[in-house]
Context: one part of a larger RNA
């Protein structure tokens, strides 16, 4: 000098940033991922309409009630897209994990963009609804019936695979492209709008390989059988002992293999003149993980935090037969600890998912609350005022000195706090409606709607010095000294060292020094 700090004493305000470093310990409760009716069958609930009944009666209204999916819409269900993002944590990992550079002629990429073509003909189911059975529950099963942008079959197809001919090119294994033949592979509707399928390219995101760099220990010296390589096959989006069969006997290692310990990596941060040393909290990028271990399914993408299955530990429910759960999401609780916050508000903005849109969801995000835990700013008044007032404390050589321009007193100001009044920007756009142009969705123009924070920031007015200062230290290092008490006691102390009767070093007081809304102590790094 620094800190995600803690502790002690003290504490007026504002802004910005920060806040479980320990138990990846266990978790009550609420919320954190839904959306689409412009894909579908339907209709539990709500609203509207129509029809009927009853009552009141001003004979066409009101109230109640029933039927009807007819309309708005919509719980549950099928289907689509999303749930692989966003958010959390640092257990594991000394590794192509990360950083940097190169390569993939060995690869994939939903949604989006561009280009070209197509969107033909049929069929079987199933959820829901209905009927029934079992179960305490969670839930499960059977029968009947039904739809779709669900599923299946057929046709066609530039594609793919194989074979033959050819060959722009490449460091090489190879290979863009062209021709012929064989096998094989599509589609979904909809009034429009919008969609669907195939192929090629782009964009974005990912996968893989390699060079170099990346903690400590030799009181760890040998390690290794899928091990090292080959042939063939399987598998993968793709290369590869990735896996398997066979063959060869290799491969790594004092330039530190193997083993053990520790650890997420980087941008960065702290310190230092630099070289270097130390650290990796907040923010950004990458990785890993989601109670512990394992496994795959679905999908463009996961071996999936709020999905599934199995095993284990733990907790809970139970009618004892059986079931349920996973905060290292946001709050919050217990425990651990020196120690770390609210079971808050809003989707107004930014961004994300779905949707044609309106919109819905969003503990992402934006805000507010708590905490001197950090940085910065402001204030606690300013000017004058010596008879250097009195009193008090303290010192003294008893003359006085000091506290001290300090106070009183005079004049001034009102930041901030308090009270009253006014009062934002953040809203840019987007959708809606009207008009115009070109021509069927774009452009222009007009209109009007939307503000969580918040009656906040900010501005103005009024009164009044009014409401606001402490902490550590004073032997040397090191700025700042005297008196009293104590008497190697009580105690101090970072080092040297103080204290045994005149202690500037202990305790108190007076005075002084340093910093100041803080000041000290402890811990750690340079």
């Nucleotide at each position: 000098g620094a800190u995600g700090a803690a502790c002690g004493c003290u504490a007026g305000c504002u802004a910005c940033a920060g806040g479980c470093u320990u138990a990846a310990c266990a978790c009550a409760u609420g919320c954190a991922a839904g959306u689409c009716g412009a894909g579908g069958g339907g209709c539990a609930g709500c609203a509207u309409g129509a029809c009927g009944g009853u009552a009141g009666c001003u004979u066409g209204c009101u109230a109640c009630u029933g039927u009807u999916g007819a309309u708005g819409g919509c719980g549950a269900c099928c289907g689509g897209c999303g749930c692989a993002c966003g958010g959390g944590u640092g257990c594991g990992u000394a590794a192509c994990g990360c950083g940097u550079g190169u390569c993939c002629a060995a690869c994939c990429u939903a949604c989006c963009c561009a280009u070209a073509g197509c969107u033909c003909g049929g069929g079987c189911a199933u959820a829901g609804c209905c009927c029934g059975u079992c179960g305490a529950a969670a839930g499960a099963c059977g029968g009947a019936u039904u739809a779709a942008u669900u599923c299946c079959c057929g046709a066609u197809a530039u594609g793919u695979u194989c074979a033959a001919u050819u060959g722009c090119g490449g460091c090489a294994u190879c290979a863009a492209g062209a021709u012929u033949g064989a096998a094989u592979g599509a589609a979904a509707g909809u009034u429009c709008a919008c969609g669907g399928c195939u192929a090629u390219g782009g964009a974005u995101g990912g996968g893989g390989a390699c060079g170099c760099g990346u903690a400590g220990g030799a009181u760890u010296a040998g390690g290794u059988a899928g091990u090292a390589g080959g042939u063939g096959a399987g598998g993968u989006a793709a290369c590869g002992g990735c896996u398997c069969a066979c063959c060869u006997a290799g491969c790594c290692g004092a330039c530190g293999a193997u083993c053990c310990u520790u650890a997420g990596g980087g941008g960065u941060u702290c310190u230092g003149a630099g070289a270097g040393g130390a650290a990796g909290g907040u923010c950004c990028c990458c990785c890993a993980c989601a109670c512990u271990g394992g496994u795959a399914c679905u999908g463009a993408g996961a071996c999936a935090c709020g999905g599934a299955c199995c095993a284990g530990a733990c907790u809970c429910c139970u009618a004892c037969g059986g079931g349920a759960g996973g905060c290292a999401g946001c709050a919050g609780u217990g425990a651990g600890g020196a120690a770390u916050a609210u079971u808050g508000g809003u989707c107004a903005a930014u961004g994300g998912g779905c949707g044609g849109a309106a919109g819905c969801c969003u503990g992402a995000a934006c805000c507010a609350g708590c905490c001197a835990a950090g940085u910065a700013g402001c204030g606690u008044g300013c000017a004058g005022g010596a008879a250097g007032a009195c009193u008090g404390c303290c010192c003294u050589a008893u003359g006085g000195g000091u506290u001290g321009u300090a106070a009183a007193c005079u004049g001034c100001u009102u930041u901030u706090a308090c009270a009253c009044g006014g009062g934002a920007a953040u809203a840019a756009a987007a959708a809606g409606g009207g008009c115009u142009a070109c021509g069927u969705g774009u452009a222009g123009u007009c209109u009007g709607u939307u503000g969580u924070a918040g009656g906040u920031a900010c501005c103005g007015u009024a009164a009044g010095a009014a409401a606001a200062a402490g902490g550590a230290c004073c032997g040397g290092c090191u700025a700042a000294u005297u008196c009293c008490g104590u008497g190697c006691c009580a105690g101090c102390a970072g080092c040297c060292g103080c204290g045994g009767u005149a202690a500037u070093a202990c305790g108190g007081a007076a005075g002084g020094u340093c910093c100041g809304g803080g000041c000290g102590u402890u811990a750690u790094c340079c």
This is a predicted structure of a 526-nucleotide part of an RNA (small-subunit ribosomal RNA, 5' domain) from an uncultured bacterium. Its Rfam family is "Bacterial small subunit ribosomal RNA". The prediction has a mean pLDDT of 82. RNAcentral holds the full RNA, with entries from ENA, Greengenes and SILVA.